[in-house]
RNA sequence: GUGUUGGAGAGUUUGAUCCUGGCUCAGGACGAACGCUGGCGGCGUGCCUAACACAUGCAAGUGGAGCGACGAACCGCCUUCGGGCGGGGCAAAGCCGCGAACGGGUGAGUAACACGUGGGUAACCUGCCCUGAUGAUUGGGACAACCCGAGGAAACUCGGGCUAAUACCGAAUGUGCCAUCCGGCCAUAAGGCCGGCUGGGAAAGGAAGCUUCGGCCUCCGCAUCGGGAUGGGCCCGCGGCGCAUUAGCUUGUUGGUGAGGUAACGGCUCACCAAGGCGACGAUGCGUAGCUGGUCUGAGAGGACGAUCAGCCACACUGGGACUGAGACACGGCCCAGACUCCUACGGGAGGCAGCAGUUAAGAAUAUUAGACAAUGGGGGAAACCCUGAUCUAGCCACGCCGCGUGAGUGAAGAAGGCCUUCGGGUUGUAAAGCUCUUUUAGUCGUGAAAAUGAUGAUGGUAGCGACAGAAAAAGCACCGGCUAACUUCGUGCCAGCAGCCGCGGUAAUACGAAGGGUGCAAGCGUUGUUCGGAUUUACUGGGCGUAAAGCGUUUGUAGGCUGUCAGUCGAGUCAGGGGUGAAAUCCCGGGGCCCAACCCCGGAACUGCCCUUGAUACUGGCUGGCUGGACCGCAACAGAGGAAGAUGGAAUAUACCGUGUAGAGGUGACAUUCGUAGAUAUGGUAUAGAACACCAAUGGCGAAGGCAGUCUUCUGGGUUGUCGGUGACGCUGAGAAACGAAAGCGUGGGUAGCAAACAGAAUUAGAUACUCUGGUAGUCCACGCCCUAAACGAUGCAUGUUUGUUGUUGAUUUCCUUCGGGGAACCAGUGACGAAGCCAACGCGUUAAACAUGCCGCCUGGGGAGUACGGUCGCAAGAUUAAAACUUAAAGGAAUUGACGGGGACCCGCACAAGCGGUGGAUUAUGUUGUUUAAUUCGAUGCUACGCGAGAAACCUUACCGACCCUUGACAUCCCCAACGCGGUCAGCGGAGACGCUUUCCUUCAAUUCGGUUGGUUGGGUGACAGAUGCUGCAUGGCUGUCGUCAGCUCGUGUCGUGAGAUGUUAGGUUAAGUCCUGCAACGAGCGCAACCCACGCCCUAUGUUGCCAGCGGGUAAUGCCGGGAACUCUUAGGGGACUGCCCGCGUCAAGCGGGAGGAAGGUGUGGAUGAUGUCAAGUCAUCAUGGUUCUUACGGGUCGGGCUACAAACGUAAUACAAUGGCGAUAACAAUGGGUCGCGACACUGCAAAGUGAAGCCAAUCCUUAAAUAUCGCCCCAGUUCAGAUUGCCCUCUGCAACUCGAGGACAUGAAGUUGGAAUCGCUAGUAAUCGCUGAUCAGAAUGCAGCGGUGAAUACGUUCCCGGGUCUUGUACACACCGCCUGUCAAACCAUGAAAGUCGGUUCUGCCCGAUUCCGGUAGUCCAACCGCAAGGAGGACGCCGAUUACGGCAGGGCUGGUGAUUGGGGUUAAGUCAUAACAAGGUAGCAGUACCGGAAGGUGCGGCUGGAUCACCUCCUUU
Repeated sequence: GUGUUGGAGAGUUUGAUCCUGGCUCAGGACGAACGCUGGCGGCGUGCCUAACACAUGCAAGUGGAGCGACGAACCGCCUUCGGGCGGGGCAAAGCCGCGAACGGGUGAGUAACACGUGGGUAACCUGCCCUGAUGAUUGGGACAACCCGAGGAAACUCGGGCUAAUACCGAAUGUGCCAUCCGGCCAUAAGGCCGGCUGGGAAAGGAAGCUUCGGCCUCCGCAUCGGGAUGGGCCCGCGGCGCAUUAGCUUGUUGGUGAGGUAACGGCUCACCAAGGCGACGAUGCGUAGCUGGUCUGAGAGGACGAUCAGCCACACUGGGACUGAGACACGGCCCAGACUCCUACGGGAGGCAGCAGUUAAGAAUAUUAGACAAUGGGGGAAACCCUGAUCUAGCCACGCCGCGUGAGUGAAGAAGGCCUUCGGGUUGUAAAGCUCUUUUAGUCGUGAAAAUGAUGAUGGUAGCGACAGAAAAAGCACCGGCUAACUUCGUGCCAGCAGCCGCGGUAAUACGAAGGGUGCAAGCGUUGUUCGGAUUUACUGGGCGUAAAGCGUUUGUAGGCUGUCAGUCGAGUCAGGGGUGAAAUCCCGGGGCCCAACCCCGGAACUGCCCUUGAUACUGGCUGGCUGGACCGCAACAGAGGAAGAUGGAAUAUACCGUGUAGAGGUGACAUUCGUAGAUAUGGUAUAGAACACCAAUGGCGAAGGCAGUCUUCUGGGUUGUCGGUGACGCUGAGAAACGAAAGCGUGGGUAGCAAACAGAAUUAGAUACUCUGGUAGUCCACGCCCUAAACGAUGCAUGUUUGUUGUUGAUUUCCUUCGGGGAACCAGUGACGAAGCCAACGCGUUAAACAUGCCGCCUGGGGAGUACGGUCGCAAGAUUAAAACUUAAAGGAAUUGACGGGGACCCGCACAAGCGGUGGAUUAUGUUGUUUAAUUCGAUGCUACGCGAGAAACCUUACCGACCCUUGACAUCCCCAACGCGGUCAGCGGAGACGCUUUCCUUCAAUUCGGUUGGUUGGGUGACAGAUGCUGCAUGGCUGUCGUCAGCUCGUGUCGUGAGAUGUUAGGUUAAGUCCUGCAACGAGCGCAACCCACGCCCUAUGUUGCCAGCGGGUAAUGCCGGGAACUCUUAGGGGACUGCCCGCGUCAAGCGGGAGGAAGGUGUGGAUGAUGUCAAGUCAUCAUGGUUCUUACGGGUCGGGCUACAAACGUAAUACAAUGGCGAUAACAAUGGGUCGCGACACUGCAAAGUGAAGCCAAUCCUUAAAUAUCGCCCCAGUUCAGAUUGCCCUCUGCAACUCGAGGACAUGAAGUUGGAAUCGCUAGUAAUCGCUGAUCAGAAUGCAGCGGUGAAUACGUUCCCGGGUCUUGUACACACCGCCUGUCAAACCAUGAAAGUCGGUUCUGCCCGAUUCCGGUAGUCCAACCGCAAGGAGGACGCCGAUUACGGCAGGGCUGGUGAUUGGGGUUAAGUCAUAACAAGGUAGCAGUACCGGAAGGUGCGGCUGGAUCACCUCCUUU
């Protein structure tokens, strides 16, 4: 420089955040299966399960040119026509040769030299093939077939006889070959070459042609030897599974000598000898598994897999065995045993599809009982040829990959239909139809290849080509809440269902089901399963361990790992060059061939590996020699609760004795148990006993940790400093191993004062197996021996080095100054605090690291199950240690943040308490509520924040409820049709409870107009859209309202800090009623709230004077603003002024402000009102109104009458009136304000005891009307159920009203109940307030003790903030966030699930010992038999059978090991909306919690002992930081 290649995340823990951490998803792949769907073609693939069992057919034969026999068709010749001779050679069987050990299948076994890779074979073999040399001479005897006979159901067999060969045998020859021995050369562990002696062993012929018939020649065969090629055998290095809950294994075992055996080495086998061999670098055992090239995935490193194709191995019904052969211990051969199946005449036989098809079975699941040898290849043959389920093809299956099609153009009336709709429209949608075209594929017809070097084509009349017809025959599947592309309607109503994770569904579901629409893929699409990825979630690349899971309790030390400095040497590791190999296919790159692609072909690269060789020598390593810095030693000092043993001391406690002394003591929140008049407690003295060591004492010291404390002695370990003398890397770490190891606990023997599990009693309590109290035993103590665990903690392994500082303290050393008391500086070793850089999720750590590095060890991998079960080891036991799985779950967890909460803390405020006044709770009545009742007692409101509330007024009406009776387009709105008519007003009658029904009198006769009629209007009738509903949902809503709270808060912008949620501002010091203001400050500003602005009242001024006013002037009256007048005053209603800490003093930070004072009508917000931040309570209201949805429609709508809302055993709230003398009654006399009034207020007069009635002036109102009462004065009452109180009841009245029975108010007379100040508890109020007194109004025909207002009279008290309640701010803890009405633990009860134990029982596997011992090889052999050779013969050599021996399969007996199934019963565990009992934990969780151990208890748990802080709060000490 060029080229190539190359890594994505998301959801889910929380109120939110960061981290840790798991779960889940998106991608790819498949020999797949299932669901829905399905047009075509090409290329591939196709029993993964039962190496289960197999009917039927086929899958290995061939050679006549090795041989005999047989001898058809046919040909020739002859013929006595019967036939004979010669040729010919089909078919079938036999002898013989070669093949059958290849090809094809399967993966059971195998953890092994089986496989892979690289080597070795001087330790080997190799048929057919190639090549070279030589030979092939001469004899012999048989056996099949065949013939005869015999047995048998069959399979088959037996006897006798004949016969050939390239079958078999003898002899000859044999350079070479083999064996023993000898010699030489070269190598070397045994070997090769050359030479020599002796011994040994070969052969086969056939066919064609020619021939002078003697033979010759060619080809195919035969024999021996050498070489090659190919194929194999054996050996070795290295590599690739799990379990250590498999730790020891081994007797032919390990080696040697000799022999046997093999193609060959070798314990391969045997005899003898020796006692070895393997193993923590994992032997042995168990489980699993064919191995590889490769395949899938991945950025890679890796991980998973080992179908198809290719290489190797193993197997062929199961087990064993050999034979033949070049090759087998042989898939379609043999023998034996076994199981199974079949045939049988019961005597006996036959069989092996894990070859190709096919069948049964198993299973979610995997094809045709096809064609052909045309090609490629194989076997035989000289060849023709035959055989070949190898192979090539076809068939089936969307099983996979690839390609093509299902049409193209135009087409807006944006058709119809569907769906949605805000009803306007939108969408489906140029989509369709219509018009114009095209014909790939499929179809029909025709033609017609390549594959084939000369012939031969199963495929196949196939591919291709041509023609024809016609858009014709050809689209589905999944999804649409987020992840994740894609949205609406209806149905359903925690149901039905969905779901990969989070999660949807309880009446408005984009999540279920359907539809419309959309999105994504497409002849497929989804689901399920498996695998890799994402997952850096096993981390080599590439993680961690203070608190998230994770440092062994500590030390010593073995193996191992790692190791200072200088030099030399070697060259093992390492690096570089070269060579060999790494099969082919695959992957990748470049080309090429099928139209393209898939697919196929060619070439290259690559195969990251192993081996050989040459070189380099820095580093690591081996060896050698040095060095002193690490380490150790020597010498001199120093400190110390370091350890062990012995001795000894005082205080305290308890007990005993003797005194003094008297009634209690003790104990608690308060009690009681307990002790005490038999003399306690208290106090004095004496004695005894055991245990522990006050002060000193200290984030002081020592030790490896646990731990160690009076004093003295003895023995003893370690450390530090100095010196710089010695050795010379002797070091670091440390799996196993060993030692030590608090407390509790165990064993034996002592001891026992105090304390104290268990236990007993007393309390507390609902209970109290606890906390508290009184007692009290083990134990605590000692000796010896065990146990071996802790929050054994710095929750922090050890060692070494590097890296700014400040300041304490302990122990040394050096040095300076000195007033000799001491002080300062430096440095080493410890031990604290704060902090730089850096690190950390944060908290925090920070030269004592949690920083930066190195070495070694230990440990972790979601939560639960579980530190559990089983097994092993240890232990006297308790138990310790090692340590799973099934199952279950989507989280569990760390740190920090904001809230909320705390029986945590600090500060502050409020009629919150306190101080006061008056009440409620008791009585009677009124009223509201609950409950009950009822035909109905309509509905709503329910802690504060419902209950004299909605309702500011239920006799009818209201009224919504109940009963009865009526109406059904309706009482009310709009539209349509028909009829009638102005509309309307009005007198009546009858029936009826009324609605209503039936009659009926009188008055009147509309408007517009285009003058035609029509329209408007009204009434009646009809039809359907619709009306109507105080029916439901306030948890679908709007609006309005309550409450915290008139509390002082709630936020934002920018900036800054923090990874972030968030923080800061808003905290702090003061101050305020106030986040009010000031000061300070990484904050600076701003908004909603606070305050102010508004209204009313209080003072003044100006204006205005009627209906209000009347000082002065005038008139008048019995009197009165009555009149003229006045505009001063009061007042009216308008506008102004006034108050602002403005002024003074003090305090305070020269502040804000506070205290006091002056002036002022008013003083520090003047008083009262209106005004209610962000938000909380799914607070209240669908019955004010509005409104989504839903329900009813001759009724859940509408009308009427009557009833009910007014009931009454009981309970509660709110009020009224009282209980009396601060009073009641009687008489007399005063003083308001807000308001209201024509269907009204009504003076005044008269009547009535009165309510009221009758008449009636004035007033539409500053004009008229509307009485103030408490109070004052006088009198009576005299403490009583009264001259208090007035309920209840009787009788008679008044008023309103259609109507007063249910069910109004009022009056008169009579009656005269409870009640004598109210238990526990509880409410209001801080000044014109409480209390008390009356007045007015709304509603209203009538009907307030309620409500809303008005004025009159008019107090007491507040030391203060400890406590109760509510609120605010800061801080702290938290396991809460639906936020303490939170969370949460355990037993018990119920259902289900997996699992442990268990008397046993049933299997599998393996070991040991013994028994049996088929077949076979081997060894032996006395019996029987035998053609070849020798021999005249007898016989021999040799062989076969038989017999014997040894090994051995199957089988049997006995006993073990390991392992699986099952098992009455039993143990714990897990899961499961609303079960029981408690409340252990989270806040100081109400006794701080936790872990170890021991005892106890329904359960959580309690208690003892020693330990930890991962404990709140308060105080103190020490240290640090800042000043």
Description: The RNA shown here (small-subunit ribosomal RNA) has 1523 nucleotides and comes from an uncultured bacterium. It matches the Rfam family "Bacterial small subunit ribosomal RNA". Its family is annotated with ribosome and structural constituent of ribosome in the Gene Ontology.